A computed fold for an 83-nucleotide RNA from a soil metagenome, annotated as c-di-GMP-I riboswitch aptamer.
[in-house]
């Protein structure tokens, strides 16, 4: 980062499986993506099993743990080579 070339990934939805859950994996299909490759380091957002406190109860709050890379920033790596 181009009306280039070779390619790549796969949103959402559907089915199945795992998980308390957020969500993840596999298969199908494509919304899109120059890192939509990878990493939970910082922020944002989401979840609530356990614990603690309040409460008649429903529930609320906190601690803590987790999710998310296709939310943003950042680290590492990668194909091509016009301006």
């Nucleotide at each position: 980062g181009a009306u280039a070339a070779a390619g790549g990934c796969a949103a959402g939805c559907c089915a199945u499986u795992g998980g308390u859950g957020a969500c993840a994996a596999u298969g199908g299909u494509a919304c899109g993506c120059a890192a939509a490759g990878u990493c939970a380091c910082g922020g944002a957002u989401c979840u609530a099993a356990a614990c603690u406190g309040a409460u008649a109860a429903a529930u609320c709050a906190g601690u803590u743990a987790g999710a998310c890379a296709g939310c943003c920033g950042g680290g590492c790596u990668g194909c091509c080579g016009a301006a």

The RNAcentral record of the sequence draws on MGnify.